[in-house]
RNA sequence: AAGGCGGGACAUUCCGUCGCCUCCCGAAAGGGGGGAGGACAGUCCGGACAGCGCAGGGCGCCUCCCUGCGGAAAGCGCAGAAGGGAGUAAUCUUUUGGCAGGCGUAACAGAAAACAACCGCCCGGGCGGAGCGAUCCGAUCCGGGUAAGGGUGAAAACGCGAGGCAAGAGCUCACGGCCGGCGGCGGCGACGUCGUCGGGGUACGUCCCGGAGGGCUGCAAGACCAAAUAUACCGGCAGAUGAGGGCUGCCCGCCCGAUGCCGGGGGGUAGGUUGCAACAGAUAAAUGACGGAAAUCCGGCUUCGGACGGAUACGGAAUUCGGCUUAUCGUCCCGCCUUUUUU
Numbered sequence: 001a002a003g004g005c006g007g008g009a010c011a012u013u014c015c016g017u018c019g020c021c022u023c024c025c026g027a028a029a030g031g032g033g034g035g036a037g038g039a040c041a042g043u044c045c046g047g048a049c050a051g052c053g054c055a056g057g058g059c060g061c062c063u064c065c066c067u068g069c070g071g072a073a074a075g076c077g078c079a080g081a082a083g084g085g086a087g088u089a090a091u092c093u094u095u096u097g098g099c100a101g102g103c104g105u106a107a108c109a110g111a112a113a114a115c116a117a118c119c120g121c122c123c124g125g126g127c128g129g130a131g132c133g134a135u136c137c138g139a140u141c142c143g144g145g146u147a148a149g150g151g152u153g154a155a156a157a158c159g160c161g162a163g164g165c166a167a168g169a170g171c172u173c174a175c176g177g178c179c180g181g182c183g184g185c186g187g188c189g190a191c192g193u194c195g196u197c198g199g200g201g202u203a204c205g206u207c208c209c210g211g212a213g214g215g216c217u218g219c220a221a222g223a224c225c226a227a228a229u230a231u232a233c234c235g236g237c238a239g240a241u242g243a244g245g246g247c248u249g250c251c252c253g254c255c256c257g258a259u260g261c262c263g264g265g266g267g268g269u270a271g272g273u274u275g276c277a278a279c280a281g282a283u284a285a286a287u288g289a290c291g292g293a294a295a296u297c298c299g300g301c302u303u304c305g306g307a308c309g310g311a312u313a314c315g316g317a318a319u320u321c322g323g324c325u326u327a328u329c330g331u332c333c334c335g336c337c338u339u340u341u342u343u
Base pairs, nucleotide, nucleotide: 001339002338003337004336005335006334007333008332009331010330012294013293014292015291016290017289018288020035021034022033023032024031025030037314041325042324044323045322046321047320048319049218050217051216052215061214062213063212064211065210066080067079068078069077070076081096082095083094084093085092086091097209098208102207103205104204105203106202118150119149120146121145122144123143124142125141126140127138128137129136130135158176159175161173162172163171178199179198180197181196182195183194184193185192186191222274223273224272225271231266233264234263235262236261237260238259244256245255246254247253295312296311297310298309299308301306
């Protein structure tokens, strides 16, 4: 210098004019203070708070699951462990309780995917043939042994060598690998490492088993005040000697025929207050518009002084707190890696 990896910060600023929400001062006119973010988004996880539910226990259901620390908790953070994957590297990414017991799966291919015999190899018998015979041979049949070899597969019942055997095989042994127990050392621990003893029927988990945790609903929760209309209930007055209603502007008349009026009153609706502590704080919601400078970056020009043009993202509080995830024009800072060059 180029390319890359990890972490962090900022993410426009100022002025003028006119507005918006809110608080304070003022009789008013008016004046003054405050007014979105790192995510405020998604509403994913956990709390506070609130209502409902709940004697206690069990089953079921749901969530989480390597270790240590932090944290009220979290599908949370930091640091680490072991296995796998990507990269030359810095680094990134992914997985994680158990398989003792039960159950299930292991596609295709293959005889067989966990009580493995298709070919091959070996033993015995039949049958046929050869031979005087012992015996030998087989495009043949039956029974049995065998996981060395072939073939299939992602995976074939530890690897490899020697012994052994009818042929073979952890059947036995050496070395190695895996699993488990015990012990030493290192680590808080997951675990690592060394030694020793034992073992050989694989892998996986949607079921299962173990451990930890979990009631449901969300501020449109909930609490308080409370019209109009109707009205439980209570009181008063009037009422078949006609209350009240219909026809009607009123009276008469005709028709219907048992309630009507006034006051009190509870529940509940609209609405309001609160919840909602605040230098934003809501009735679904103000935080803006225009103009001018500046800054940063980009572009082609350039007389190298600059001028011109363009861009400045994602987003927009609604009870509140801790997280996670996602969006984001660009700029800067710190640490590290690789390659090349110089000293």

Notes:
This is a predicted structure of a 343-nucleotide RNA (Bacterial RNase P class A). It was read from a public genome assembly, where an Rfam model found it. The coordinates come from a structure-prediction model, not an experiment, and the mean pLDDT is 76. Rfam family: Bacterial RNase P class A. By type it is a ribozyme.